[in-house]
């Protein structure tokens, strides 16, 4: 001198993570078995089935049920998976340069 290699700083920039917004799933729905409560009430436990699917499968309010065994209807996500979009920051990854 060159080239490899590691570390260690900067700095640009790309992806990626993070957010939003959409689209699909999925009705936050059905269904069986038990067990409890009654207009100050309407609820627990358990199992099935529902996604090219992991997870979840509830809450609050209305309405009804004239005291009996049974709810109805509104609004509200998370999660999985594409896509789009967006300023910084920070994270991780990649490249460049520099010093060792």
């Nucleotide at each position: 001198a060159a080239a490899u290699a590691a570390u260690a700083u900067a700095u640009g920039a790309a992806c990626u993570a993070c957010c939003c917004u959409c689209a699909u799933a999925u009705a936050u729905c059905u269904u069986c078995g038990a067990a409890a409560a009654u207009a100050c009430g309407g609820u627990u436990c358990g199992a099935a089935a529902g996604u090219u699917u992991c997870u979840a499968c509830c809450u609050g309010g209305c309405a009804c049920c004239g005291u009996a065994a049974a709810u109805g209807c509104c609004a509200g996500a998370c999660u999985a998976u594409g896509a789009g979009g967006a300023a910084g920051a920070u994270g991780g990854c990649u490249u460049u340069a520099u010093a060792u």